[in-house]
């Protein structure tokens, strides 16, 4: 220096935020050499003129809707 593996970390999962957990993605170019910039990947509901849902899953908070009581 290069390659491979492992670990860690970041991002994504149809409407907001937190915790835990699961799955998926993790590359390129430029550069003043960086916790920088611009792109890429994972992702972007169903129907046919309407319907479900703040979750990938569990849970809490917030917003909205329905019912009952004070």
């Nucleotide at each position: 220096u290069a390659u491979a593996u492992u670990a860690a970390a970041g991002g994504u999962g149809a409407u907001g935020g937190g915790g835990c957990u699961c799955a998926c993605c993790u590359c390129g170019c430029a550069g003043a050499u960086a916790u920088u910039g611009c792109g890429g990947a994972a992702a972007u509901g169903c129907a046919u003129u309407g319907c479900u849902g703040a979750u990938g899953g569990c849970u809490c908070c917030u917003a909205u809707c329905u019912u009952u009581c004070g």
Molecule: Fluoride riboswitch aptamer (crcB RNA motif)
Organism: Syntrophomonas sp. UBA4911